[in-house]
RNA sequence: GGGCCAGUAGCUCAGUUGGUUAGAGCACCGUGUUGAUAACGCGGGGGUCGUAAGUUCAAGUCUUACCUGGCCCA
Repeated sequence: GGGCCAGUAGCUCAGUUGGUUAGAGCACCGUGUUGAUAACGCGGGGGUCGUAAGUUCAAGUCUUACCUGGCCCA
């Protein structure tokens, strides 16, 4: 230098043909239970969907450029 893959909650990851409010587990907060803790039950907070443009009535999803990480080739 070229090609490919990935980037979504604090962490690990889903997200169907583009379609109304973006989800799960763990973690965190509150609460129930207990003498107390853990575990467990119930409830809750938490998201510029890597960045910027474009297409569309509508984009996490499609297109382009860029950024970060990884793999391969030279």